[in-house]
Molecule: transfer RNA
Organism: Spirulina sp. SIO3F2
RNA sequence: AGUCCUGUAGCUCAACGGUAGAGCAAGCGUCUUACAAACGAGAGGUCGUAGGUUCGAUUCCUACCAGGACUA
Repeated sequence: AGUCCUGUAGCUCAACGGUAGAGCAAGCGUCUUACAAACGAGAGGUCGUAGGUUCGAUUCCUACCAGGACUA
């Protein structure tokens, strides 16, 4: 320098253009003398950034940013 892949909750990852979810973690409750384990109900997201297409974009297109792989 070029090609490709990835970017979504604290972490690991889903979601074929129509109101964004799961597991784990953390906090709360039940249980216990207490802690852990188990069980229960919830919370937590400017979907990497900026534009474009569209009635409507996490999803499609473009450019950037960050990380990774390969080639030279």